[in-house]
Context: one part of a larger RNA
RNA sequence: UUGGGCGUAAAGUGUUUGUAGGUGGCUUUUUAAGUUCAUUCUCAAAUCCCAGGGCUCAACUUUGGACAGACGGUGAAAACUACCAAGUUGGAGUAUGGUAAGGGCAGAGGAAAUUUCCGGUGGAGCAGUGAAAUGCGUAGAGAUCGUAAAGAACACCAACAGUGAAAGCACUUUGCUGGGUUGACACUGACAUUGAGAGCCGAAAGCUAGGGGAGAGAAUAGGAUUAGAUACCCUAGUAGUGCUAGCCAUAAACGAUGGAUAUUGGGCACUGUGCGUAUCGACCUAUGCAGUGUUGUAGUUAACGUGUUAAGUAUCCCGCAUGGGGAGUACAUUCGCGAGCCUAAAACUC
Numbered sequence: 001u002u003g004g005g006c007g008u009a010a011a012g013u014g015u016u017u018g019u020a021g022g023u024g025g026c027u028u029u030u031u032a033a034g035u036u037c038a039u040u041c042u043c044a045a046a047u048c049c050c051a052g053g054g055c056u057c058a059a060c061u062u063u064g065g066a067c068a069g070a071c072g073g074u075g076a077a078a079a080c081u082a083c084c085a086a087g088u089u090g091g092a093g094u095a096u097g098g099u100a101a102g103g104g105c106a107g108a109g110g111a112a113a114u115u116u117c118c119g120g121u122g123g124a125g126c127a128g129u130g131a132a133a134u135g136c137g138u139a140g141a142g143a144u145c146g147u148a149a150a151g152a153a154c155a156c157c158a159a160c161a162g163u164g165a166a167a168g169c170a171c172u173u174u175g176c177u178g179g180g181u182u183g184a185c186a187c188u189g190a191c192a193u194u195g196a197g198a199g200c201c202g203a204a205a206g207c208u209a210g211g212g213g214a215g216a217g218a219a220u221a222g223g224a225u226u227a228g229a230u231a232c233c234c235u236a237g238u239a240g241u242g243c244u245a246g247c248c249a250u251a252a253a254c255g256a257u258g259g260a261u262a263u264u265g266g267g268c269a270c271u272g273u274g275c276g277u278a279u280c281g282a283c284c285u286a287u288g289c290a291g292u293g294u295u296g297u298a299g300u301u302a303a304c305g306u307g308u309u310a311a312g313u314a315u316c317c318c319g320c321a322u323g324g325g326g327a328g329u330a331c332a333u334u335c336g337c338g339a340g341c342c343u344a345a346a347a348c349u350c
Base pairs, nucleotide, nucleotide: 005320006319007304008303012318014201016199017198021194022193023192025088026087027086028085031082033081034080035077036076037075038074039073040072042070043069049065050064051063052062053061054060091191092188093187094186096183097182098181099180103177104176105175106174107173108172109171110154114150115149116148118146119145120144121143125136126135162169163168206247207246208245209244210243215241220236221235222234223233258317259316260315261314262313263312266295267294268293269292270291271290272289273288274287276285299306300305323350324349325348332343335340
């Protein structure tokens, strides 16, 4: 190693594109590298194994014999892998007719709420809490009415729904743009799959420069509470939160479940689309494809559970783990403005 694993015990890269490499539909032909068979050279002796002999037996010693296997030569076979050549359409893709959507980017517009400024009415409280106080207010607050300004987020619809590779995406509308899916079956003809390195994207927080700043609000200040209170509660409030340009590259980045293909009972529900039926039409009903859920059979699992969206049955490729701690640390390299990130030990100890 044949022959173990990764939902929750250690273990699936955050996601995707794709290089090398690995793996790879159907039919026919060629070659004979792998493969199989036959024969043959060699693989010293001793040792090991088997059958005998000799020391009284045994250890020991001695005679004979291998099986299997390996390197090489020669000959043969052609199913499988590979190679050569030709073809095919089921995988994959292109073109074409539809279709759904919070997919992306940019522009324009909107209503409610909040806060603030100004003006009117009015005249003593308001705010806050478990209770208070700090705070605001006769220099006229709070309340109420009317104009104006600003920034951020878009109630109801809303869903167990949709969409995107993931992160994510929701007021309305316009422009540009990406992908999916379905129908008919025109074209190419295996063009596929996975993917070490590598590249793109990647919430929030954080960083640099500029502009912006309503609300809420790390830090901070004050008031309370308390034995104390560097907290929970309250009054204020800076950074940041929002925009533009550029960094950072991490999350319980979770379905704690890598991707692809094939296959294996059902029930119920939803989304998109096609067809038949029905109908004035919409529903209804039967059914195909693609997706999203729920329940559960067989199977599987240590159990929980999972169960055609598998954690079942199989194949291919990649990633990862190998007792706990030390430690995702030290050292060192790359990257970064920095914060730090990536790669990543050992001594020692239980």
Small-subunit ribosomal RNA, central domain from Erythroxylum longipes, 350 nucleotides, folded computationally. The source organism's lineage runs through Eukaryota, Viridiplantae, Tracheophyta, Gunneridae and Erythroxylum. It matches the Rfam family "Bacterial small subunit ribosomal RNA".